The prediction has a mean pLDDT of 83. Transfer RNA from a Planctomycetota bacterium, 73 nucleotides, folded computationally. It was read from a public genome assembly. Taxonomically the source falls in Planctomycetota (Bacteria, Pseudomonadati).

[in-house]
RNA sequence: GGGCGAUUAGCUCAGCUGGUAGAGCGCCUGGCUGGCAGCCAGGAGGUCAAGGGUUCAAGUCCCUUAUCGUCCA
Numbered sequence: 001g002g003g004c005g006a007u008u009a010g011c012u013c014a015g016c017u018g019g020u021a022g023a024g025c026g027c028c029u030g031g032c033u034g035g036c037a038g039c040c041a042g043g044a045g046g047u048c049a050a051g052g053g054u055u056c057a058a059g060u061c062c063c064u065u066a067u068c069g070u071c072c073a
Base pairs, nucleotide, nucleotide: 001072002071003070004069005068006067007066010025011024012023013022019056027043028042029041030040031039032038049065050064051063052062053061
């Protein structure tokens, strides 16, 4: 320098054919318990890496950039 893949909640990751962003763990509150652990119920938490484009509508399609991984040179 080039090819490919990844980037979504604090962490690990889903997200189908473009049509209201989710799970587990963690965190907070309440309940069960003498207390802890554990379990149950509820809740908070999002610039979908950044910018631009297409579209009535973009996490999803296109372009550029950044970071990480991997392969080639």

Rfam family: tRNA. Gene Ontology term of the family: triplet codon-amino acid adaptor activity. By type it is a transfer RNA.